[in-house]
RNA sequence: CCGCGAUAAAGGCAAACCCGGCGAAAGCCGGCGACGCAAAGCUCCGAGACUACAGCGCGUGUCAACGCGCCAUGUCGGUCGAGUUACCGAA
Repeated sequence: CCGCGAUAAAGGCAAACCCGGCGAAAGCCGGCGACGCAAAGCUCCGAGACUACAGCGCGUGUCAACGCGCCAUGUCGGUCGAGUUACCGAA
């Protein structure tokens, strides 16, 4: 230095629930909290998953409106892969 990850040391992050806010929703931000995490730091590059405002199609309907389906430009980095950065140093 690379790989690796211990009943080590110093630390770090923060699930769910609840509260407030944003959003059509998925979800996000803040507070509380701690399920867990050796990258649960960062990046939508690839895959996958979630949602469907708008749009399109169909149906009901006098209209308004409603329902169903398709659909990502939206979302998920704590789904996986990939890239990149990083504390410590046992086997």
Molecule: c-di-GMP-I riboswitch aptamer
Organism: Gemmatimonadaceae bacterium